[in-house]
RNA sequence: GAACGAACGCUGGCGGCAGGCCUAACACAUGCAAGUCGAACGAAGGCCCGGAGCUUGCUCCGGUGUCCUUAGUGGCGAACGGGUGAGUAACACGUGGGCAAUUUGCCCCCGGGUUGGGGAUAACACUUCUAACGAGGUGCUAAUACCGAAUGACAAGGCGAGUUUAUGACUCGUUUUUAAAGGUGGCCUCUACUUGUAAGCUGCCGCCUGGGGAUGAGCCCGCGUCGUAUUAGCUAGUUGGUGGGGUAAUGGCCUACCAAGGCGACGAUGCGUAGCCGGCCUGAGAGGGUGAACGGCCACACUGGAACUGAGACAAGGUCCAGUCUCCUACGGGAGCCAGCAGUCUAGAAAUUUGCACAAUCGCCGAAAGGCGGAUGCAGCGACACCACGUGGAGGAUGAAGCCCCUCGGGGUGUAAACUCCUGUCAGUAGGGAAGAAGGCGCGGGUGUUAAUACCACUCGUUGCUUGACGGUACCUUCAGAGGAAGCUCCGGCUAACUACGUGCCAGCAGCCGCGGUAAUACGUAGGGAGCGAGCGUUGUUCGGAUUUACUGGGCGUAAAGAGCACGUAGGCGGGUAUACAAGUCGGUUGUGAAAUCCUCUGGCUCAACCAGAGAACUGCAAUCGAAACUGUAUACCUUGAGUCCAACAGAGGAAACCGGAAUCUCCCUGUGUAGAGGUGAAAUUCGUAGAUAUUGGGAAGAACACCAGUGGCGAAGGCGGCUACCUGGACCGGUACUGACGCUGAGGUGCGAAAGCGUGGGGAGCAAACAGGAUUAGAUACCCUGGUAGUCCACGCCGUAAACGAUGAGUGCUAGAUGUCGGGGGCCCUAGGUCUUCGGUGUCGCAGCUAACGCAUUAAGCACUCCGCCUGGGGAGUACGGCCGCAAGGUUAAAACUCAAAGGAAUUGACGGGGGCCCGCACAAGCGGUGGAGCAUGUGGUUUAAUUCGACGCAACGCGAAGAACCUUACCAGCCCUUGACAUGGGCGUCGCGGAUUCCAGAGAUGGAAUUCUUCAGUUCGGCUGGACGCCACACAGGUGCUGCAUGGCUGUCGUCAGCUCGUGUCGUGAGAUGUUGGGUUAAGUCCCGCAACGAGCGCAACCCUCAUCUUCAGUUGCCAUCGGUUCGGCCGGGCACUCUGGAGAAACUGCCGGUGACAAGCCGGAGGAAGGUGGGGAUGACGUCAAGUCCUCAUGGCCCUUAUGGGCUGGGCUACACACGUGCUACAAUGGCGGUGACAGCGGGAAGCAACGGGGCGACCCUUAGCCAAUCCCCAAAAACCGUCUCAGUUCGGAUUGUUCUCUGCAACUCGAGAGCAUGAAGUCGGAAUCGCUAGUAAUCGCGGAUCAGCAUGCCGCGGUGAAUACGUUCCCGGGCCUUGUACACACCGC
Repeated sequence: GAACGAACGCUGGCGGCAGGCCUAACACAUGCAAGUCGAACGAAGGCCCGGAGCUUGCUCCGGUGUCCUUAGUGGCGAACGGGUGAGUAACACGUGGGCAAUUUGCCCCCGGGUUGGGGAUAACACUUCUAACGAGGUGCUAAUACCGAAUGACAAGGCGAGUUUAUGACUCGUUUUUAAAGGUGGCCUCUACUUGUAAGCUGCCGCCUGGGGAUGAGCCCGCGUCGUAUUAGCUAGUUGGUGGGGUAAUGGCCUACCAAGGCGACGAUGCGUAGCCGGCCUGAGAGGGUGAACGGCCACACUGGAACUGAGACAAGGUCCAGUCUCCUACGGGAGCCAGCAGUCUAGAAAUUUGCACAAUCGCCGAAAGGCGGAUGCAGCGACACCACGUGGAGGAUGAAGCCCCUCGGGGUGUAAACUCCUGUCAGUAGGGAAGAAGGCGCGGGUGUUAAUACCACUCGUUGCUUGACGGUACCUUCAGAGGAAGCUCCGGCUAACUACGUGCCAGCAGCCGCGGUAAUACGUAGGGAGCGAGCGUUGUUCGGAUUUACUGGGCGUAAAGAGCACGUAGGCGGGUAUACAAGUCGGUUGUGAAAUCCUCUGGCUCAACCAGAGAACUGCAAUCGAAACUGUAUACCUUGAGUCCAACAGAGGAAACCGGAAUCUCCCUGUGUAGAGGUGAAAUUCGUAGAUAUUGGGAAGAACACCAGUGGCGAAGGCGGCUACCUGGACCGGUACUGACGCUGAGGUGCGAAAGCGUGGGGAGCAAACAGGAUUAGAUACCCUGGUAGUCCACGCCGUAAACGAUGAGUGCUAGAUGUCGGGGGCCCUAGGUCUUCGGUGUCGCAGCUAACGCAUUAAGCACUCCGCCUGGGGAGUACGGCCGCAAGGUUAAAACUCAAAGGAAUUGACGGGGGCCCGCACAAGCGGUGGAGCAUGUGGUUUAAUUCGACGCAACGCGAAGAACCUUACCAGCCCUUGACAUGGGCGUCGCGGAUUCCAGAGAUGGAAUUCUUCAGUUCGGCUGGACGCCACACAGGUGCUGCAUGGCUGUCGUCAGCUCGUGUCGUGAGAUGUUGGGUUAAGUCCCGCAACGAGCGCAACCCUCAUCUUCAGUUGCCAUCGGUUCGGCCGGGCACUCUGGAGAAACUGCCGGUGACAAGCCGGAGGAAGGUGGGGAUGACGUCAAGUCCUCAUGGCCCUUAUGGGCUGGGCUACACACGUGCUACAAUGGCGGUGACAGCGGGAAGCAACGGGGCGACCCUUAGCCAAUCCCCAAAAACCGUCUCAGUUCGGAUUGUUCUCUGCAACUCGAGAGCAUGAAGUCGGAAUCGCUAGUAAUCGCGGAUCAGCAUGCCGCGGUGAAUACGUUCCCGGGCCUUGUACACACCGC
């Protein structure tokens, strides 16, 4: 995607056509579903006619009838039609044949016949029994009921002969046996009585017999027809024969006897499942699935069994027997069987009316009219399927309302609606109104029969009569009015269709992948959209896609898959030539392949579905005629496949026997000799003074065979290694004598088959599972060590498995080469040899080709053929059960339930590795100084609290945001207040200002109230007109340091100033990707050079920028002072700008020069010159990216949240708490020091709400006073270490915490909670465990100075200068990083799995 006898959910207007218990072959109330014939027969009753009696409406008698009814005898039917699919794996079915082995009522054709008798019986009458069903007795009677007799054959049986391929076929002869029924209509030609009837004639229907046909049935055979081998053997009437029986008929169908057969891996037997087919569904087909409806066959009729009748049954609405169930019963007995049509109960997800009619078709009966028929024709019910139609059509807006979205501008629904003008299908109203009907009866004509103008039959005609369930239906016409008629599913991808809100891993969705954890196109709802449409979805089932069981049309080196190996049975396949046959094969013809269906054409319903007609097709089977290439069969031959023979040859091939030596190890004996040995990373267990280890000599035993030795050899594989001889298998080469296809493969089968293991008996040196001990370890049932038993070895017997691997079955042929090596042969040459060539083995590389790739590549994984084995997602599981094998261990064969959405192969890019190679970095090492211990400062955690606001958390949070929390800041807490608001924009009204200062009252303050005072906006068209300000009102709104840094922008950290990260084109690869970027050198560097299927380019590196170091030049005030002069001796002044310096412009450094080295390169090493030398020092500068790194509390911003509060104001408190833990610092522990003294030398900077000199006061912090300075001018400004003296190793003259007290300064205010000073106090601490940090030169260390913030507050931060070291052998290791390579089961990437 298609389909359905479907079901379920939502919805539902009409018609046609078809179909409608798939489950319980469960049980059934009720009605109906098989009768008919009086022209076979007897009888009874009714009706009618006639007559009689008479109580005039009853009784009796008779008659006869195309009249009706009833049961009975008899005939035919009931064996059909209708239902169902339980059983059946079978000659049941399909297909094609056979019956010379058969039958067939009714029907058709042909021949012959239908004579003459008999005895009963039902009905009926009477009667007996019984609850009922029913049964019995006596008596009467008929027939087309029954029974003899006669006749008879071309009929049947026996015998004989013949024909035939053939037995029971056919022909002839002989013998025996066997039939019948009448009914009805007409007529008087013949005969008898003679009116008319009958003996008669005649028509029709019957009956008997024989032959033939048609139809139906029976039996037999070939082929086809599900699964299972975890069913391998089955069978005694079994297989066959003879005699007999039986049947319509063959036959073990049955029986007696005889024989011992029959079936089976081409699947018997068993088990499970199943009605079969035409067909139907699907599919391109081949196939696969299925067997409702329609049609053919079979089987069944409550279950099982049996026969009777009959042409036909072993019988759905017959009989008998047994059983189950239900019902009736008087308990003694009886009745029944819906898988017929309706209908009921039950089962179930699931399926209709207890309808109408025999009008049509068909069946049965009948001579016919006709009767009967739940067959059938119709109607009813249900969208169950298919088909058709409608639910309106045209116009109608820059486009109503509503709803939805929105960037608030608008957009969508949408010409959709409204509105205007039309139409009238369907449904509705009213009216008309079929076809389906052919026949039958009557009448008339003709023909036939006949003696006949009669009867009868046939046929034609007919203005006659008559037949319709559906149904007043189809159809037609009229009328009215858009009036009555649309839903369902979906919208993440597959797959056409998107937004909003709600929800927040919840609720839910889901066919697969997967959605949902606060911005869900995936859930729910809405708007919109997509699809289909009286339906739409869901579920179930089948096929397809699926070349995913592969016939068409797959595979097996590594993805699942070659048996461990060989021999060989059945089977399959098989070299060359010739002839014959014709089984396979190919062609023609014939028969069959039912109809329906499918297909094509045509036609009928208005179309279609549906129906009808014609054709084609039915791919099959059989028969027959032919062909002879190929396969096959038969025959004859051939030599190339295969084998034999002869002559050589290599080899750890096998089996078994004997022998050998070196070494090791162990043991025993012995000599020497003394304290250790052994073992390990280090040890210990162990051995040893009873003499080990070591060493000398001798002996024993067992096992294994160094060197040779080799991707060398042999073998089928497993496997095989000292020497010798014996026995023995195979290969190879050469010769070409012989056989003449003898071959290949190989299901089952048989044999061989490493190690371990098992049994019996030996043997046992070493080694060594188990075991013991010692170590290691958190543990150590291990790795290491010391011991040590099975075992390892031999003989015999089992086992039968291995990564039994080339993960590659065997055989044959073909398809480029190159180069080794082993065994043999040949040619040539200059012969220890070389070279060319050939056959066989064994390797490496490589072309074509193949392969998913890796790779394979004459030893194929290439191209082909033959045969075998094996595979079909992962797990469960090579497991369970069963069978077989085994002493056991176990082996072999070999599932399912359940479960997962993967498992797997090869290759790619990364990442990772207690992988490898190369290289770098204060990474280690070498050094110097610290931290970790103390006290304090500061930050954090924790705890506490009304609050201790928030953020930052390894490096890369923690003296961080914060360049400075007493109030403020401030975001937190408590309390008190405000509500268009502290702030912005807009509207209306009012006022004209606003604002400042002072005082008072209430209050904690915010705030509220009062008074005094200063001041009196701008423009102007002079209008309270405009602007502006203030107050009030209402609403839009403001506001939020509220949440989300995992919705974001921006900014920042980090790897890392590491050397990397990419692109275009080309090339290679199926592709991911690779190449470039790798390689050889070199560099700080992907820096440069060389090479190269790459060539170029970009972002990074470097350089360009700033600063420091040298010089030149320009400019000299506030800077400087060499020279000259003056001087108060201060560059102070004149003067000068030379120098220092300042700040502009320049110069200078480039491996430029020389030598060496390197590849004649890049570069490296050394040197010269130079202020500076190989990047001169420092800074700024941070590639592609990583960490959902940090920040919504700088700012911006989406969404969410608050709106008399999560906004705003104020007072007070808190952020400063304190058992504790951590980070970062300061000060120390002292003599390289403390204290005192002396008073030498900087640089960067800052200064007006400021820096402040000098002078004065105070012990001091500081205060008073004020010069100068908006700064190269004045001030901060004193630099400190340095130097000199003293102290002399102590908790000190070290150290300064803590505390007391008195002060100073800032500030509205120092209580919580500032800094500083004086005096007093004088804690810990004597150099710091594990661990850990910084630094490579003007660096570390040490010393002070300045600045930002700031009223005040620095041990922090940012800068500045002074003094000024030590060390680097080196890259093994730790950490981090770069490049190449390797492994990977990792990819959230080793914090993995």
Molecule: small-subunit ribosomal RNA
Organism: uncultured prokaryote